Record summary
This is a predicted structure of a 75-nucleotide RNA (transfer RNA) from a Nitrososphaerales archaeon.
[in-house]
RNA sequence: AGCCGGGUAGCUCAGCCUGGUUAGAGCGCCAGACUCAUAAUCUGGAGGUCGCGGGAUCGAAUCCCGUCCCGGCAU
Numbered sequence: 001a002g003c004c005g006g007g008u009a010g011c012u013c014a015g016c017c018u019g020g021u022u023a024g025a026g027c028g029c030c031a032g033a034c035u036c037a038u039a040a041u042c043u044g045g046a047g048g049u050c051g052c053g054g055g056a057u058c059g060a061a062u063c064c065c066g067u068c069c070c071g072g073c074a075u
Base pairs, nucleotide, nucleotide: 002073003072004071005070006069007068010027011026012025013024020058029045030044031043032042033041051067052066053065054064055063
């Protein structure tokens, strides 16, 4: 070089097959409530070039091409 799986929020992941209404969950973080105080619990909030580049399409996290990185298989 080859084959398979993966890359989406700080972390762990869903969503992709079957394109469409604002991109989501848990944990974490910030603020508030509660408490003498902390934890727990409750409420609210911030945080995303969906690895990168290109293409087709009215429209892409999702389809196509190229490419980088991680894990595995095999020679």
Record summary:
Rfam family: tRNA. Rfam's curators write: Transfer RNA (tRNA) molecules are approximately 80 nucleotides in length. Rfam links the family to the GO term triplet codon-amino acid adaptor activity. Lineage of the source: Archaea > Thermoproteati > Nitrososphaerota > Nitrososphaeria > Nitrososphaerales.